[in-house]
Context: one part of a larger RNA
RNA sequence: CGGGGCUUGUUUGAGGGGAGCUUACGCUCAGUACGAGAGGAACAGCGUAAGGCGGCCUCUGGUGUACCGGUUGUCCGACAGGGCACCGCCGGGCAGCUAAGCCGCUGAGGAUAACCCCUGAAAGCAUCUAAGGGGGAAGCCUCUCCCGAGAAGAGACAGGCAUUCGCUUCUUGAUUCUCUCCGCAAGGAGGGGGUCAGGGGUGGAGGAGGACUCCGAUAGAAGAUCGGUUUGAUAGGACGGAGGUGUACGCUGGAAGAUUCGCAAGGAUCGACCAGUUCAGCCUGCCGUUACUAAACGUCCAA
Numbered sequence: 001c002g003g004g005g006c007u008u009g010u011u012u013g014a015g016g017g018g019a020g021c022u023u024a025c026g027c028u029c030a031g032u033a034c035g036a037g038a039g040g041a042a043c044a045g046c047g048u049a050a051g052g053c054g055g056c057c058u059c060u061g062g063u064g065u066a067c068c069g070g071u072u073g074u075c076c077g078a079c080a081g082g083g084c085a086c087c088g089c090c091g092g093g094c095a096g097c098u099a100a101g102c103c104g105c106u107g108a109g110g111a112u113a114a115c116c117c118c119u120g121a122a123a124g125c126a127u128c129u130a131a132g133g134g135g136g137a138a139g140c141c142u143c144u145c146c147c148g149a150g151a152a153g154a155g156a157c158a159g160g161c162a163u164u165c166g167c168u169u170c171u172u173g174a175u176u177c178u179c180u181c182c183g184c185a186a187g188g189a190g191g192g193g194g195u196c197a198g199g200g201g202u203g204g205a206g207g208a209g210g211a212c213u214c215c216g217a218u219a220g221a222a223g224a225u226c227g228g229u230u231u232g233a234u235a236g237g238a239c240g241g242a243g244g245u246g247u248a249c250g251c252u253g254g255a256a257g258a259u260u261c262g263c264a265a266g267g268a269u270c271g272a273c274c275a276g277u278u279c280a281g282c283c284u285g286c287c288g289u290u291a292c293u294a295a296a297c298g299u300c301c302a303a
Stems, first nucleotide, its partner, number of pairs: 001150001005161007015147003021051007034039001052105005060099004067092005072085005094285001107143004115135004163205006170199013209301004214228004234294003237290005242284004250277005257270005
């Protein structure tokens, strides 16, 4: 831009695409058919595995420089809390991503190819073919997955909107006034002005819907896509849950012992570590609740 007004949503399915797959073994058929015996099938059915392809993250793992903990050296005077050293090293680990993990790739129907047949003449026979009929493939079509009305034969259904006011020496028509010419007249031809209606052009208001701005993620290189925008849980925050780590700082009690005062008895200071407070503390890309913060005010297009 088209699809015979514009717009939103839901669809039909012409047509197109797809690894729609391959292989092995086992069971059964069956110690059957066959064979003197020795030996020894197949069709059909079922199961498992491998390879390949596609999807996914419940489980098993990997990663997880968000996170939690332990610990070495050094620095911030000590404590606490931290910086640096490959994330310093080590032990774990949610979401996400992922394979070694999980799921699917099944079966059936129809029309056929080569081919195999039935009936059967031409040609008293014969013949799968000439009329007629039956079977027959990992291939074709349908059921299955994806795209799909630019399928120009441009489809269908449902909802919403399509309301109006001017200007126009652009155009068509109606009506009316007037001028010129022809004519004896009736009348005819042509020009100009006014009013009205339709169309075209143009401007304003309105306008379903859309876009921008704005908050974002199931999306993402930019565009795009999808969600939200106060009639709101869209993102952040707060709170709670679920989850990760593994029991915080401080305080209290204990503690091998060390130092120190004292003639002694006894006392003071320190002390790795243990226990309690504490299923703690810290943390969260997940889930929920809550308008506290930000989705403000607005702009443009549009029959």